[in-house]
Molecule: transfer RNA
Organism: Candidatus Woesearchaeota archaeon
RNA sequence: GGGGCUGUGUGGUAGUUUGGCUAUCCUCCGCGAUUAGGGGUCGUGAGACCCGGGUUCGAAUCCCGGCAGCCCCA
Numbered sequence: 001g002g003g004g005c006u007g008u009g010u011g012g013u014a015g016u017u018u019g020g021c022u023a024u025c026c027u028c029c030g031c032g033a034u035u036a037g038g039g040g041u042c043g044u045g046a047g048a049c050c051c052g053g054g055u056u057c058g059a060a061u062c063c064c065g066g067c068a069g070c071c072c073c074a
């Protein structure tokens, strides 16, 4: 220098193929119930689509440009 893949709550992960209901699940956190208390269990709540722009009635998803990480070639 060229090419490919990836980026989603605290951490991990599904959803992207075929745009559409309230973005899934595990973990973590707050509150409550159970308990003498703790643990465990149950209920409930908060929390995320890497950044900017575009297309569209509607974008995590499609398009363009960036940023970061990983891999391959030179």
Base pairs, nucleotide, nucleotide: 001073002072003071004070005069006068007067011026012025020057029045030044031043032042033041034040050066051065052064053063054062